RNAcentral holds the full RNA, with entries from ENA. A computed fold for a 249-nucleotide part of an RNA from a Candidatus Nealsoniibacteriota bacterium, annotated as large-subunit ribosomal RNA, domain VI. The prediction has a mean pLDDT of 88.
[in-house]
Context: one part of a larger RNA
């Protein structure tokens, strides 16, 4: 800006991508070989590297979780706690992002050929794989598997609404520099707030018993808790504008 209104699903011109190998067992100590040694062919299994997706497991981060502990100032003081000391140091850790993790890929399978090996066969009564004709035959080509794709201007198809919708505002995150994409905007679970649950931390403060003190013991798996799952209209998406709209005047 086109494709001539939006929305669902899709052919697929045409592109990319991927393509790697080892070792074991069987078959077989089997053909072969005097013997030493030792396959082809087919079949299993397991593996390196390397791709990709994923975070159940592992482990790793996780400066807005939770505990512990040292110096200091401060809250009069004690207890309790806050700032500062690399996040003060240290153990741990949800979510997300990670790989050391975990799944998965490479195959099989057709066509058509290379060298090659061939069948028929003349030219040349014989001989030739070739001159006519015909059959094979490679990780290599085309297909086959995955992804993108209709600006494939030849701009497709099919269905729905059928003349209607799309922005700007605002709330956001499965998206993000900003645009965009993507959920949602009271006919609402978009976000935050509060409940619950999951999870992480390791039994919080008081208070009370005990002990001369340190400190221990109930209350108490206590309290506290980001980003996770769910429920709830409290609070915040309010109002409204803009553009586009067949036909007739």
């Nucleotide at each position: 800006c086109g494709u001539u209104g939006a929305g669902u699903c899709u052919u697929g011109a045409g592109g990319g991508g991927a393509g790697u190998u080892g070792g074991u067992c069987u078959u077989a100590g089997u053909a072969c070989g005097a013997g030493a040694g030792g396959a082809c062919c087919a079949g299993a299994c397991u593996g390196a590297a390397c791709c990709a997706a994923c975070c159940u497991c592992u482990a790793g981060u996780g400066u807005a979780c939770c505990a512990g502990u040292u110096g200091u100032u401060c809250c009069g003081c004690c207890a309790g706690g806050a700032g500062c000391a690399u996040c003060g140091c240290u153990g741990g850790g949800u979510a997300g992002c990670u790989a050391c993790g975990u799944u998965g890929g490479g195959a099989a399978g057709g066509g058509a050929u290379a060298a090659g090996c061939g069948c028929u066969g003349a030219a040349a009564g014989c001989a030739u794989c070739u001159a006519a004709g015909c059959a094979c035959g490679a990780a290599g080509c085309c297909c086959a598997c995955c992804c993108c794709a209709a600006g494939a201007u030849u701009a497709g198809g099919a269905c729905u609404u059928u003349u209607a919708g799309a922005u700007u505002c605002c709330u956001c995150a499965a998206a993000g520099a900003u645009g965009a994409u993507g959920a949602g905007g009271u006919u609402g679970a978009u976000a935050g707030g509060c409940u619950g649950c999951a999870g992480g931390u390791g039994u919080a403060a008081g208070u009370a018993g005990g002990g001369u003190a340190a400190c221990c013991u109930a209350u108490u798996g206590a309290g506290c808790c980001g980003a996770g799952c769910a429920g709830u209209a409290c609070u915040a998406a309010u109002a409204a504008a803009u553009c586009a709209u067949a036909a007739u005047u």